[in-house]
Context: one part of a larger RNA
Molecule: small-subunit ribosomal RNA, central domain
Organism: uncultured bacterium
RNA sequence: UUGGGCGUAAAGAGGGCGUAGGCGGUCUUUCAAGUCGAUUGUGAAAUCUCCCGGCUUAACUGGGAGGGGCCAGUCGAUACUGUUAGACUUGAGGGCAGCAGGGGGAGGUGGAAUUCCCGGUGUAGUGGUGAAAUGUGUAGAUAUCGGGAGGAACACCAGUGGCGAAGGCGGCCUCCUAGGCUGUUACUAACGCUGAGGCCCGAAAGCGUGGGGAGCAAACAGGAUCAGAUACCCUGGUAGUCCACGCUGUAAUCGAUGGACACUAGGUAUAGGGAGUAUCGACCCUCUCUGUGCCGUAGCUAACGCAUUAAGUGUCCCGCCUGGGGAGUACGGCCGCAAGGCUAAAACUC
Numbered sequence: 001u002u003g004g005g006c007g008u009a010a011a012g013a014g015g016g017c018g019u020a021g022g023c024g025g026u027c028u029u030u031c032a033a034g035u036c037g038a039u040u041g042u043g044a045a046a047u048c049u050c051c052c053g054g055c056u057u058a059a060c061u062g063g064g065a066g067g068g069g070c071c072a073g074u075c076g077a078u079a080c081u082g083u084u085a086g087a088c089u090u091g092a093g094g095g096c097a098g099c100a101g102g103g104g105g106a107g108g109u110g111g112a113a114u115u116c117c118c119g120g121u122g123u124a125g126u127g128g129u130g131a132a133a134u135g136u137g138u139a140g141a142u143a144u145c146g147g148g149a150g151g152a153a154c155a156c157c158a159g160u161g162g163c164g165a166a167g168g169c170g171g172c173c174u175c176c177u178a179g180g181c182u183g184u185u186a187c188u189a190a191c192g193c194u195g196a197g198g199c200c201c202g203a204a205a206g207c208g209u210g211g212g213g214a215g216c217a218a219a220c221a222g223g224a225u226c227a228g229a230u231a232c233c234c235u236g237g238u239a240g241u242c243c244a245c246g247c248u249g250u251a252a253u254c255g256a257u258g259g260a261c262a263c264u265a266g267g268u269a270u271a272g273g274g275a276g277u278a279u280c281g282a283c284c285c286u287c288u289c290u291g292u293g294c295c296g297u298a299g300c301u302a303a304c305g306c307a308u309u310a311a312g313u314g315u316c317c318c319g320c321c322u323g324g325g326g327a328g329u330a331c332g333g334c335c336g337c338a339a340g341g342c343u344a345a346a347a348c349u350c
Base pairs, nucleotide, nucleotide: 003322004321005320006319007304008303012318014201015200016199017198021194022193023192025088026087027086028085031082033081034080035077036076037075038074039073040072041071048066049065050064051063052062053061054060091191092188093187094185095184096183097182098181099180103177104176105175106174107173108172109171110154115149116148117147118146119145120144121143125136126135162169163168206247207246208245209244210243211242215241216240220236221235222234223233258317259316260315261314262313263312266295267294268293269292270291271290272289273288274287275286276285299306300305323350324349325348332343333342334341335340
């Protein structure tokens, strides 16, 4: 390479947008490039297969026949792919009318709590633990009441619930803004799917500059524990956590499951719509679309399990795997302020 694979054995890129490319709905039509057929040429000899022959046989060898593959020319076929022209509406998009939502960005605002400061009451402890001690307190703490400052996070609602492509998103209000769902339709007319490169987004930690700093808390200090204790426990505590701008680009970024489309028993719960029936009315009842869960048939699977939200049955496109270690390392290249990231071997060894 071929093949076989990628939930858990090696293997789905963290996610999106999209270039090239690949693939692509229904009907009619043109051409005949792919495709198919016929024919001609070419396809050296040897080799290969079959038949006949020669060395005593065989290997070996002589003769004849055959075949495949490639290429080219000519003639023809037109179902499929392609191409030309035209048409269509189911895919896709759009208009209109509604709906739900912690989707994103900016500004403002609220209460509870912690800490600190000031004042009042008040007196000897408090705090912490398995038990203690360090700590804190007669210079008046803890407790309690009143006032103030500041930062961060938003109890209940809250849910197997909602939204988002993923990361993720939760007090309340306003503004700006993106997507989705439902119903309907005089619109456009295949405009689609995927997507190598590329570009953008991407938790936490970390980095740069400037702010901010209540609580928490790497490092660090002390107290314990212990044989030791550079830990677990306790008292403190700095980066950081927060904001603005810029960088980093990783993760068990997980459903360990790439995206799109079609098909293939059901049951049940829940969220957001719609239609119908009934009713004074209603979460009742019936049907239906979209999402999120559980159970389960066929089927699949090594098993576990999956099972209309597929890991079933198919088609298209991309990514990835190919024994363990060495190693996601070295070297080189690219990126980064750095930390480091991306790409990615071999010797050797089992």